[in-house]
This is a predicted structure of a 77-nucleotide RNA (c-di-GMP-I riboswitch aptamer) from an uncultured bacterium.
Its mean pLDDT, the model's own confidence on a scale to 100, is 85.

RNA sequence: UCUGCAAAAGGGCAAACCAGUCGCAAGGCUGGGACGCAAAGCUACGGGACCUUUACGCGGUCGGCCGAGCUGCCGGA
Numbered sequence: 001u002c003u004g005c006a007a008a009a010g011g012g013c014a015a016a017c018c019a020g021u022c023g024c025a026a027g028g029c030u031g032g033g034a035c036g037c038a039a040a041g042c043u044a045c046g047g048g049a050c051c052u053u054u055a056c057g058c059g060g061u062c063g064g065c066c067g068a069g070c071u072g073c074c075g076g077a
Stems, first nucleotide, its partner, number of pairs: 001077004012037002017032006035064001041070003045067003048062004
């Protein structure tokens, strides 16, 4: 630098749901809890979905919808 084709080692994260809390809402945070995840680490840049609105626009949410960028553990070459 490339790579996940393993096995292994140390481990890591935490869906649904429940409780509390913030928010008009989508949803976020904390605790419990594990469906799963080799990036389920970070980024709202592109697409998409969602909220707000009579509707459009503006604004907002989702990184565990997809893509992309950056970074990381172990192993192999």